[in-house]
RNA sequence: GGCGGGAUAGCUCAGUUGGCAGAGCAAGCGGCUCAUAUCCGCUGGGUCGUGGGUUCAAUCCCCUCUCCCGCUACCA
Repeated sequence: GGCGGGAUAGCUCAGUUGGCAGAGCAAGCGGCUCAUAUCCGCUGGGUCGUGGGUUCAAUCCCCUCUCCCGCUACCA
């Protein structure tokens, strides 16, 4: 340099024929307990990587860029 995959909650990851975005863990609160943990319940937490395009409508489709991972080629 080329090709492919990925970027979604604090972390690890789902998800959507394009039509209000989710889980587990973590955090806060409550229940249980003599108490802590476990366990149970509730709550908060999201510019869905950037910019643009298509569309009535984009996290999803198209283009650009940034970053991460893998494969591969060349040079030294």